[in-house]
RNA sequence: CUCUUAUCAAGAGUAGGUGGAGGGACUAGCCCGAUGAAGCCCGGCAACCGACUUGACCCCGAUUAUAGGGGCUAGGCACGGUGCUAAUUCUUGCGGAAGCAAUUGUAUUGACUUCUGGGAGAUGAGAG
Numbered sequence: 001c002u003c004u005u006a007u008c009a010a011g012a013g014u015a016g017g018u019g020g021a022g023g024g025a026c027u028a029g030c031c032c033g034a035u036g037a038a039g040c041c042c043g044g045c046a047a048c049c050g051a052c053u054u055g056a057c058c059c060c061g062a063u064u065a066u067a068g069g070g071g072c073u074a075g076g077c078a079c080g081g082u083g084c085u086a087a088u089u090c091u092u093g094c095g096g097a098a099g100c101a102a103u104u105g106u107a108u109u110g111a112c113u114u115c116u117g118g119g120a121g122a123u124g125a126g127a128g
Stems, first nucleotide, its partner, number of pairs: 001128008013042001016041003022032003026093001028091002043085003048081003052075002055073001057071004089120001094117006100110004
């Protein structure tokens, strides 16, 4: 970097330290920021993977049986690997439905509203 898959409406410092101007992926908006941005440290949140535990079920198991091992499901913890810590992934970008509005060539249009599918993105796990 590419592919597969799961999740993305909850949660996390209303005066922590450092740092100094930017940040919210990109587009268009709209926001946050010297009453201090990003980054780093600390704190916190969650619990994807690992590790741990329990009951049921399935498989393996020298063997009549058992012990033991593995799988699956569930659970708690937060010990290890990540992640996250303004706003729904802040909204939006392509399509559909309903409503509303405008024009009137009665079907179109709408940087109007709601719902919905997808795309894009982010994170974990796995593969190349």